[in-house]
Molecule: transfer RNA
Organism: Candidatus Dojkabacteria bacterium
């Protein structure tokens, strides 16, 4: 330098060919059970989807550029 893959909540991931003002588990906060811890149950907060642009009525999803990581080739 070139090819391919990946980037979504604090962490690990789902979202399968556009209808999502995006979910799960763990974690976090509050409450209850318990003398307390742990544990269990209930409720809740937290992401605009790596960044930018485009297509579209509508984009996490399609297209382009950039960035970061991984991998292969040179």
């Nucleotide at each position: 330098g070139g090819g391919c893959c990946u980037g979504u909540a604090g962490c690990u991931c789902a979202u399968u060919u556009g209808g999502c003002u995006a979910g799960a588990g763990c974690a976090c906060u509050u409450c209850g059970c318990u003398g307390g811890c742990a544990g269990c149950g209930a409720a809740g907060g937290g992401g605009u989807g790596a960044g930018g642009g485009g297509u579209u009525c509508g984009a996490a999803u399609c297209c382009c550029c950039u960035c970061a990581g991984g991998u292969c080739c040179a």